[in-house]
């Protein structure tokens, strides 16, 4: 430089060839408990890297850009 994967809550990952984004962990708050853990209920946190196109509707197609990871010259 090429060719490829990937970029989604604090972290890890979903999300059937487009219809309003979920889970686990982590966290608030509450019950438990002398107390902490553990364990029950509950709640709150994303405008899906960034511009743009396409459609009635885009995480999702598409074009560019950016950081990263393999991998090749």
């Nucleotide at each position: 430089g090429g060719u490829g994967g990937a970029g989604u809550g604090g972290c890890u990952c979903a999300a059937g060839u487009g219809g309003u984004a979920g889970a686990g962990c982590a966290u608030c708050u509450g019950c438990c408990u002398a107390a902490c853990a553990a364990g029950c209920a509950u709640g709150a946190g994303g405008u899906u890297c960034u511009g743009g196109g396409u459609u009635c509707a885009a995480a999702u197609c598409c074009c560019a850009g950016u950081a990263c990871c393999a991998c090749u010259a």
The RNA shown here (transfer RNA) has 73 nucleotides and comes from Castor canadensis. The RNAcentral record of the sequence draws on Rfam. Lineage of the source: Eukaryota > Chordata > Gnathostomata > Rodentia > Castor. It matches the Rfam family "tRNA". It is annotated as a transfer RNA. Gene Ontology term of the family: triplet codon-amino acid adaptor activity.